Transfer RNA from a Bdellovibrionales bacterium, 76 nucleotides, folded computationally.

[in-house]
């Protein structure tokens, strides 16, 4: 350089056809326990890489760009 996959709570991921952004784990709070752990209930927390578009609405379509991985190319 050129093709191609990823980016969504702290972490791992899902989100089909564009309609209120969801799940597990962690993280608080309560129950239970003689304590802890381990179970059971409850609850905080993200406006979805960033910035513009389209649209009545965009995690979703459409350009840009960033980040990071995978393939190919050039130089050495």
């Nucleotide at each position: 350089u050129g093709g191609g996959g990823a980016g969504u709570g702290g972490c791992g991921c899902a989100g089909u056809u564009g309609g209120u952004a969801g799940c597990g784990c962690a993280g608080c709070a309560g129950a239970c326990u003689g304590u802890u752990a381990a179970u059971c209930u409850g609850u905080u927390g993200g406006u979805c890489g960033u910035c513009g578009g389209u649209u009545c609405g965009a995690g979703u379509c459409c350009g840009a760009c960033c980040u990071u991985c995978c393939c190919a190319g050039c130089c050495a």

Its mean pLDDT, the model's own confidence on a scale to 100, is 81. The sequence is in RNAcentral, with records from ENA.